[in-house]
C1' cells in the first nucleotide's frame, strides 16, 4: 500500500415498536429500544421501491371521486463515486 475481515482489541451505527415533534404523504427529526452492520460513513447524479398536496385529464348526483404526474423521499433495495477505525488468518 492494495486486497482481506476474527468469537481479536477500543469506539460506533441502530430494523421493528413506541413516545414527542414536522410534513398531505411517503418519510424525517429526538427519547426509549436493540434486528441486524466492518462502511448500516457521506453522495439521490444509474436502475430501483415508496408517495402524490400541488397540477392536468376524465366522470360528477357538484359533495366529491379515478387516472397521471416528483418537483418529495428511501444510501440498511442494486450498481457506483468520495472519505474513514482496527489487523489474526
Nucleotide at each position: 500500500a492494495a486486497g482481506c475481515g476474527a468469537u481479536a482489541a477500543g469506539a460506533g451505527c441502530a430494523a421493528a415498536g413506541u413516545c414527542a415533534g414536522c410534513g398531505a404523504a411517503a418519510g424525517c427529526u429526538g427519547g426509549c429500544g436493540g434486528c441486524g452492520c466492518a462502511a448500516a460513513g457521506c453522495c439521490a447524479c444509474g436502475g430501483g421501491u415508496c408517495u402524490a398536496c400541488a397540477g392536468u385529464u376524465g366522470c360528477u348526483g357538484c359533495g366529491g371521486c379515478a387516472a397521471c404526474c416528483a418537483u418529495g423521499a428511501c444510501a440498511g433495495c442494486c450498481a457506483g463515486g468520495c472519505c474513514g477505525c482496527c489487523g489474526a488468518a
The RNA shown here (c-di-GMP-I riboswitch aptamer) has 89 nucleotides and comes from an Anaerolineae bacterium. The organism belongs to Anaerolineae, within Bacteria. Its Rfam family is "c-di-GMP-I riboswitch aptamer". Gene Ontology term of the family: cyclic-di-GMP binding. Its mean pLDDT, the model's own confidence on a scale to 100, is 90. The model forms 100% of the base pairs in the Rfam consensus. It was read from a public genome assembly, where an Rfam model found it.